[in-house]
C1' cells in the first nucleotide's frame, strides 16, 4: 500500500424571516363564581396578542417475542392447547444478549447453526435403479446338469468380492480362507455401547478396559422428554356533563336460561333474565399521558452481557392530530422514513461519512 473482519457514532452544517404545537409569565376584551363600604376586588373557565424554553427516529415501521400498567378472574380434578430446546450466567422478562462447548466454512482476523431424543412406537424417503430398511441376484464371478455349429446357450443352485443406480445400497484396509465369495475368521485402525480414571460448576474433552463386527436419513411428520404459559387490552380502566320511547317474537325463573372460573368435560359459585328484529339516543370535556428497568459522566466488581455507588441533566405529549416553508453561505449535494400508554428485544427499510480495534498479503528500514 492493497484485500479484509468485527464493534461503535453521526445522519448535511451556519445564520435570517415567518408559521405550527405543549408548557410558562404578562397584555387586551368575553363569560362564570365568590366577598362586597355597590365604586370594585379576588378567583377560575375558554378567546386573542407579545416574550421565553422545548419540540420525532435509529428504525418512530413491521406488530414477530417478551415486561410493566389497567380491567375480569383467582375451589378444585381430568383431557387437550401453545410456545421453548446444547451448557453457565445476565435480566422485570424473553424466542433477547454475553462467555463456553459440539458441527460446519474461512490461510486468518471471524462467520454460521429451529443445536434435547430416530434403541419407546408409528409413518414417510422423490427420480434412477433388480433391490430404499430385520436388505436386495440387474450385469458379472464360481459351480452343477443338459444342449452345441465348441464362439457359447439354457435351467438349478451359491455369491454382497466387482460393475452400475443413487443424497444413501447395512464400517475402512491388508492377509487367512474358499468352486467364487462373505467379519467366515485374524490384525491394524474408525465408529458405537457399558464400566471406570482424570479435567470442568455444566455442555464437554483426555485416556483404560471390555463388548458384538456395528442397520442410512427425516422430529421446520406425528410423537416422547424436560421447562414455561389465566384471559383480554388506553377504543385498557375511571370522573364530569349531556339526550332517549319504547315495540314484537322466542325461550327461562328450583325441569335453572344466562353469566364466572382461558379452550372442552366434571365439578363450584352467581341468577332473573336472555337472545333476536324493528325503533330511539349520543358525536363533549377531564384522568389516566409520560420523571422513566431514563440519558450523561466518573469510580468499582465482573472476561463479558450486566450490576453497584456518586454526581448531573430534563430531552415531544397532539386528539383532525404540531414538528413546517421560503432566503443567503459553504460542503463530501443530503437515503430510508413520523410519536399516538409505556419500555427491552428481533426482523425489515437505507445516500453517505467518521473512528477504534484485530487478519493476511507484498515492499521498506
Nucleotide at each position: 500500500u492493497g484485500a479484509g473482519u468485527c464493534g461503535g457514532c453521526c445522519a448535511g452544517a451556519c445564520g435570517g424571516u415567518c408559521g405550527c404545537g405543549u408548557c410558562a409569565g404578562g397584555g387586551u376584551g368575553c363569560g362564570g363564581g365568590u366577598c362586597c363600604u355597590c365604586g370594585g376586588a379576588c378567583c377560575c373557565g375558554g378567546a386573542u396578542c407579545c416574550u421565553g424554553c422545548c419540540g420525532a427516529g435509529g428504525a418512530a415501521a413491521g406488530u414477530c417475542c417478551g415486561g410493566g400498567c389497567u380491567c375480569c378472574a383467582c375451589a378444585g380434578g381430568g383431557c387437550a392447547c401453545g410456545g421453548u430446546g446444547g451448557u453457565g450466567g445476565c435480566u422485570a422478562a424473553c424466542g433477547g444478549c454475553c462467555a463456553c462447548c459440539c458441527g460446519g466454512g474461512g490461510u486468518g482476523a471471524c462467520c454460521c447453526g429451529c443445536g434435547g431424543g430416530a434403541c419407546a412406537g408409528u409413518g414417510c424417503c422423490a427420480c434412477a435403479g433388480a433391490g430404499a430398511g430385520u436388505a436386495g441376484a440387474c450385469a458379472g464371478c464360481c459351480u452343477c446338469a443338459g444342449g452345441u455349429u465348441c464362439g457359447c446357450c439354457u435351467g438349478g443352485g451359491g455369491u454382497g468380492a466387482u460393475g452400475g443406480u443413487g443424497a444413501a445400497a447395512g464400517g475402512g484396509u491388508g492377509g487367512u480362507g474358499u468352486a467364487a465369495g462373505a467379519g467366515a475368521c485374524c490384525a491394524c485402525c474408525a465408529g458405537c455401547a457399558g464400566u471406570c480414571c482424570u479435567g470442568g460448576u455444566g455442555a464437554c474433552a483426555g485416556g483404560a478396559c471390555u463388548g458384538g463386527c456395528u442397520a442410512g436419513g427425516u422430529a421446520a411428520a406425528c410423537c416422547c422428554c424436560a421447562c414455561c404459559g389465566g384471559g383480554a387490552g388506553c377504543a385498557a380502566g375511571c370522573c364530569c356533563g349531556a339526550g332517549c320511547a319504547g315495540u314484537g317474537u322466542g325461550u327461562g325463573u328450583u325441569u335453572g336460561a344466562c353469566g364466572g372460573c382461558g379452550g372442552c368435560c366434571c365439578g363450584c359459585c352467581g341468577g332473573a333474565g336472555c337472545a333476536c328484529a324493528c325503533g330511539g339516543g349520543u358525536a363533549g370535556g377531564g384522568c389516566g399521558c409520560u420523571g422513566g428497568a431514563g440519558g450523561c459522566g466518573a469510580c468499582c466488581a465482573g472476561c463479558a452481557a450486566u450490576g453497584g455507588u456518586c454526581g448531573u441533566c430534563c430531552g415531544a405529549g397532539a386528539u383532525g392530530g404540531a414538528u413546517g416553508a421560503c432566503c443567503g453561505u459553504c460542503c463530501a449535494c443530503g437515503a430510508c422514513a413520523g410519536a399516538a400508554c409505556c419500555c427491552g428485544g428481533c426482523u425489515u427499510a437505507c445516500c453517505g461519512g467518521c473512528c477504534g480495534a484485530c487478519u493476511c498479503a507484498u515492499c521498506c528500514g

Predicted 3D model of a 365-nucleotide RNA (Bacterial RNase P class A) from an Actinomycetales bacterium. The prediction has a mean pLDDT of 79. It was read from a public genome assembly, where an Rfam model found it.